Background: A computed fold for a 74-nucleotide RNA from Fabomonas tropica, annotated as transfer RNA. The RNAcentral record of the sequence draws on ENA. It matches the Rfam family "tRNA". About the family: Transfer RNA (tRNA) molecules are approximately 80 nucleotides in length. By type it is a transfer RNA. The organism belongs to Fabomonas, within Eukaryota. The gene name in the source record is trnM.
């Protein structure tokens, strides 16, 4: 030094470029129980999807650079 994959909610993870960015596990709260658990129920939880910009009417999704991680080669 080359190439190559990944970055979303605490933690996994999902979105054919299209109109409040699903879910599951964990969280708080109610029920159930003598009572923990499990079980049902609601509720919150991404401040906008690593970071700067570009193309679109429109961008987590496409293009480039950047940072980070990780594989693979010199």
């Nucleotide at each position: 030094g080359g190439g190559c994959c990944u970055a979303u909610a605490g933690c996994u993870a999902a979105a054919u470029g299209g109109u409040u960015a699903a879910a599951g596990c964990g969280a708080a709260c109610c029920g159930c129980u003598c009572a923990u658990a499990a079980c049902g129920g609601u509720u919150a939880g991404a401040c906008g999807u690593g970071u700067a910009g570009g193309u679109u009417c429109a961008a987590g999704u496409c293009c480039u650079g950047c940072u980070a991680g990780g594989c693979c080669u010199a």

Its mean pLDDT, the model's own confidence on a scale to 100, is 83.